[in-house]
RNA sequence: GGAGCAUUCGCCCAGUGGCCCAGGGCCUCACUCUUCCAAAGUGAUGACGCGGGUUCGAAUCCCGCAUGCUCCU
Numbered sequence: 001g002g003a004g005c006a007u008u009c010g011c012c013c014a015g016u017g018g019c020c021c022a023g024g025g026c027c028u029c030a031c032u033c034u035u036c037c038a039a040a041g042u043g044a045u046g047a048c049g050c051g052g053g054u055u056c057g058a059a060u061c062c063c064g065c066a067u068g069c070u071c072c073u
Stems, first nucleotide, its partner, number of pairs: 001072007010026004018056001028044005049065005
């Protein structure tokens, strides 16, 4: 210098144009239960890397940038 892949709640993952103002597990918080703790149950909080574009509509498609990993030179 070139190429590919990835980036979504605090952590891990799903979601490949509308059914999603985004779902699941763990964590955290509250409540129930218990003499207490744990376990169990119920509920709550919390996320689409950044900037543009396409579209009636974008986490999803396109371009650029950033970060990480891998390969080539």
The RNA shown here (transfer RNA) has 73 nucleotides and comes from Frigoribacterium sp. SL97. Rfam family: tRNA. The family's RNA type in Rfam is transfer RNA. Rfam describes the family as follows. Transfer RNA (tRNA) molecules are approximately 80 nucleotides in length. The sequence is in RNAcentral, with records from ENA.